A computed fold for a 73-nucleotide RNA from Promethearchaeum syntrophicum, annotated as transfer RNA. RNAcentral records the identical sequence in 2 taxa. A source record names the gene tRNA-Tyr-GTA-1-1. It matches the Rfam family "tRNA". Rfam classes the family as a transfer RNA.
[in-house]
RNA sequence: CCCCCCUUAACUCAGUUGGUAGAGUGCUCGGCUGUAGACCGGGAUGUCGCCGGCUCGACUCCGGCAGGGGGGA
Numbered sequence: 001c002c003c004c005c006c007u008u009a010a011c012u013c014a015g016u017u018g019g020u021a022g023a024g025u026g027c028u029c030g031g032c033u034g035u036a037g038a039c040c041g042g043g044a045u046g047u048c049g050c051c052g053g054c055u056c057g058a059c060u061c062c063g064g065c066a067g068g069g070g071g072g073a
C1' cells in the first nucleotide's frame, strides 16, 4: 500500500428478501427462605461505531471515516 470480515443493552450475541429494536447472563424490586444461594414473578436499560447519500420509511442498501481481526505485497 491492496483485499476480506467484524462493530447492536454493562457483557456474549440474534435481528428471514427496508416497515415502530430482541435473547441469555448481569443489574434492580418483590415472592420463597432463619440468612444466602437456587427457584418463581416484575422492572430499567440502547444517539444499532461516526458522518453523509438513496427512500414515504434505513440496524438492514450505497459512499467516506474510525477502531478491531485476518490475508497479500
Base pairs, nucleotide, nucleotide: 001072002071003070004069005068006067007066010025011024012023013022019056027043028042029041030040031039049065050064051063052062053061